[in-house]
Context: one part of a larger RNA
RNA sequence: UGACGGAAGGGCACCACCAGGAGUGGAGCUUGCGGCUUAAUUUGACUCAACACGGGAAAACUUACCAGAUCCAGACAUAAUGACGAUUGACAGAUUAAGAGCUUUUUCUUGAUUCUAUGGGUGGUGGUGCAUGGCCGUUCUUAGUUGGUGGAGUAGUUUGUCUGGUUGAUUCCGUUAACGAACGAGACCGUUACCUGCUAAAUAGUUUGGUAAGUGGCUUCCACUGACUAAUCUUCUUAGAAGGACAGGCACUCAAGCAGAUGCAGGAGGGCAGCGGCAAUAACAGGUCUGUGAUGCCCUUAGAUGUUCUGGGCCGCACGCGCGCUACACUGAUAUUUUCAAAAAGCCAACUCUUGGUUGUCAAGCUUGGAAAAUCUGUUGAACGAAUAUCGUGAAAGGAAUAGAUUUUUGUAAUUGUUAAUCUUGAACGAGGAAUUCCUAGUAAAUGCGACUCAUCAGGUCACAUUGAUUAUGUCCCUGCCCUUUGUACA
Numbered sequence: 001u002g003a004c005g006g007a008a009g010g011g012c013a014c015c016a017c018c019a020g021g022a023g024u025g026g027a028g029c030u031u032g033c034g035g036c037u038u039a040a041u042u043u044g045a046c047u048c049a050a051c052a053c054g055g056g057a058a059a060a061c062u063u064a065c066c067a068g069a070u071c072c073a074g075a076c077a078u079a080a081u082g083a084c085g086a087u088u089g090a091c092a093g094a095u096u097a098a099g100a101g102c103u104u105u106u107u108c109u110u111g112a113u114u115c116u117a118u119g120g121g122u123g124g125u126g127g128u129g130c131a132u133g134g135c136c137g138u139u140c141u142u143a144g145u146u147g148g149u150g151g152a153g154u155a156g157u158u159u160g161u162c163u164g165g166u167u168g169a170u171u172c173c174g175u176u177a178a179c180g181a182a183c184g185a186g187a188c189c190g191u192u193a194c195c196u197g198c199u200a201a202a203u204a205g206u207u208u209g210g211u212a213a214g215u216g217g218c219u220u221c222c223a224c225u226g227a228c229u230a231a232u233c234u235u236c237u238u239a240g241a242a243g244g245a246c247a248g249g250c251a252c253u254c255a256a257g258c259a260g261a262u263g264c265a266g267g268a269g270g271g272c273a274g275c276g277g278c279a280a281u282a283a284c285a286g287g288u289c290u291g292u293g294a295u296g297c298c299c300u301u302a303g304a305u306g307u308u309c310u311g312g313g314c315c316g317c318a319c320g321c322g323c324g325c326u327a328c329a330c331u332g333a334u335a336u337u338u339u340c341a342a343a344a345a346g347c348c349a350a351c352u353c354u355u356g357g358u359u360g361u362c363a364a365g366c367u368u369g370g371a372a373a374a375u376c377u378g379u380u381g382a383a384c385g386a387a388u389a390u391c392g393u394g395a396a397a398g399g400a401a402u403a404g405a406u407u408u409u410u411g412u413a414a415u416u417g418u419u420a421a422u423c424u425u426g427a428a429c430g431a432g433g434a435a436u437u438c439c440u441a442g443u444a445a446a447u448g449c450g451a452c453u454c455a456u457c458a459g460g461u462c463a464c465a466u467u468g469a470u471u472a473u474g475u476c477c478c479u480g481c482c483c484u485u486u487g488u489a490c491a
Stems, first nucleotide, its partner, number of pairs: 001491002003488003007485007016475002020439005027326003031322004035317002043054002065312005071306001076119004086113001089108002092105003123300002126298003132294001134288003137284003144183003148179002150159003162174001164173002188277005194243001198240004204234002207231005213225005246270001249264003253261002328432001332391007345377002352371003356367004398429001403424005445467004450462003
């Protein structure tokens, strides 16, 4: 100087607690991991920092594993053979999963491309992440880290980097043997909120006319309705440039004063405005050689660990653990009617989003049309919700597992059920022990929509909106983190 302490003192955090909410842990199912089994059930990762993770939803491919079967895509050099032929290819029969001339019978064909041996390459989802790069994760979401000059000390080192107040913050005020600096924090960048001011818009609308139709009413007339059309304007919509918030104003309760804290006003917004991004120093023998035509070394390299093809496996089930989905109902289920979103996406050789019409009980089919898109899908008429009716607490009209039959779609292929639909079947589950996770506002929870993966397939992930709370506004008791002091036989 560190590290540690069942040492002390400050400070901080819903990956800590308190007050609560939703749960998970119990059931069924889904999915990952272990184990067991297997020809193979490929493999990495195992406290936070492995286990719906490898963007890992694997029918073939993927694919690395298993059972078989081809091919060489063995550059180049040297040597051997060799136009009196090095070698290549092949119908048919046998053989074979195979219309693999793979092998064999039989012969034809080809013409220096090859073939044989040695050296040497090449390929490898083979090994080694404990040989590495790069990337990521974590220590570590906190406030921490470091020179120069000066001071102290023989020196390692220390001061600066601090008693105190304050801040989310080594943020500031101030103290001061330090002065003046750098990285990090902040600033910065993105996004969400404001703009009746600017620029505009037949790819967005408004208003006023006109035309046509329908509905309702006090039926000359008025009102309403996403049909067409002319002009107008930019409030709404879109998006460019500007502006706007700065502890700026007031109070003076605290603070002698400063830095600040608290309250109030105006304001679209008030204290880091909300949410994200970026993110120091030093590390880990954290993960990745299965992202890479990044890569050392080792292994293998023609009976291949290369590569392609066929089939199987990664899905196997006495069991244990983790993330989830569906529930246990009446704040509900079922049936009918009804009212409202946002953000994304869309035709690549094959694979796009799909309106309308029509057939079908449905899934779906046929046909027609639009859109490389503010133009079409699409006013995205989403779900929960609201109204009415039935049910009436019964393993019940709760719950859907499991199973049978039939139909459909994707695909060469659906058996070990791809998915979807219809009819039938109708298990556990009556709110879950010890334990434990997440969370402070448009948040939790509930609800659906979309994208990614995608030929097909979400119970996954990432976004998006709709409805929308209870409880803190604290503390250091538990779990940890930072600083100071202290002890140490540890490094």
This is a predicted structure of a 491-nucleotide part of an RNA (small-subunit ribosomal RNA, 3' major domain) from Caloneis sp. 21IV14-6A cf. Oestrupia-F1. Its mean pLDDT, the model's own confidence on a scale to 100, is 81. The organism belongs to Caloneis, within Eukaryota. The RNAcentral record of the full RNA draws on ENA and SILVA. Its Rfam family is "Eukaryotic small subunit ribosomal RNA". The family is grouped with related families in Rfam's "SSU clan". A reference for the family is Cannone et al. (2002), "The comparative RNA web (CRW) site: an online database of comparative sequence and structure information for ribosomal, intron, and other RNAs", BMC Bioinformatics.